[in-house]
This record gives sequence, structure tokens and C1' cells, in this order.
RNA sequence: GUCCUCGUAGUUCAAUGGAUAGAAUAUAACUUUGCGGAAGUUAGGACGUAGGUUCGAUUCCUACCGAGGGCA
Repeated sequence: GUCCUCGUAGUUCAAUGGAUAGAAUAUAACUUUGCGGAAGUUAGGACGUAGGUUCGAUUCCUACCGAGGGCA
């Protein structure tokens, strides 16, 4: 340089065009306990950036940014 894959809560992953983006774990509060832990309930927290297509985009297209890999 070129090609391919990927980018979603603090972390690990879902969601293949349809409405509130979900789960686990972590964090905080509460219940429980003699105190912790475990368990239970609740809360907050995310679509890499910018455009485009569409009634509607996490999803499709383009560019850029970043990560990994193949070729040279």
C1' cells in the first nucleotide's frame, strides 16, 4: 500500500430494518445477618465519528477513526 473481520453499559456478550437496545457480571441503595459473605428486591449506566437510503437504521451503503488478521 491493498484485502478481510470487528467496534453496543466499567467488563463479557445478545439484538440480521419495527418501536422502551436486553442479559450476565461489576457499582450503589434496601431487605436479610451479631458483623461480613451468600441470597433477594430496586436504581443508574451503552449503539466509534460524520453523511446517505428508508415511514422507520444497532442492523443496509459511503467516508473517516480505532483494533485484529492475510498478502506485498
Predicted 3D model of a 72-nucleotide RNA (transfer RNA) from a Minisyncoccota bacterium. The RNAcentral record of the sequence draws on ENA. Model confidence (mean pLDDT): 82 of 100.